[in-house]
């Protein structure tokens, strides 16, 4: 200097699946009662949590395997399973791809 591989990181792209059914809590609005600025009911609007059923696979995890190796044994997927995670939009996450960059290893 160039190339290959690995790890981290910035940027861009990035799918799938119920706006499911109920319960509880909080907020908002309305009505009623009332000495209290408290209680009750409705709206099922919004948010959160949770239970049930259905579903998704591309964080993670697990299993088998083509294949590979130092062949005792081990490494192995975008396949499979769904423990976890996720299922309106927004947001978030997101394997992987591209590109920039920091570090490490090897080679010339």
């Nucleotide at each position: 200097c160039u190339g290959a591989c690995c790890c981290g990181u910035g940027u861009g792209g990035g799918a799938g699946a119920g706006a499911g059914c109920g319960u509880g809590c909080g907020a908002u609005u309305c009505g009623c009662c009332g000495u209290c600025u408290g209680g009750c009911g409705a709206a099922u609007u919004c948010g959160c949590a949770u239970g049930c059923c259905g579903c998704c696979g591309a964080a993670g995890g697990a299993g088998c395997a083509a294949c590979c190796g130092c062949c005792c044994c081990g490494g192995a997927a975008a396949c499979u399973c769904u423990c976890a995670g996720g299922c309106a939009a927004c947001a978030g996450g997101g394997a992987c791809c591209a590109u920039g960059u920091g570090g490490g290893u090897c080679g010339a």
Predicted 3D model of a 108-nucleotide RNA (Glycine riboswitch aptamer) from Croceicoccus sp. Its mean pLDDT, the model's own confidence on a scale to 100, is 76. Of the family's consensus pairs, 91% are formed in the model. NCBI's taxonomy places the organism under Bacteria, Pseudomonadati, Pseudomonadota, Alphaproteobacteria, Croceicoccus. It was read from a public genome assembly, where an Rfam model found it.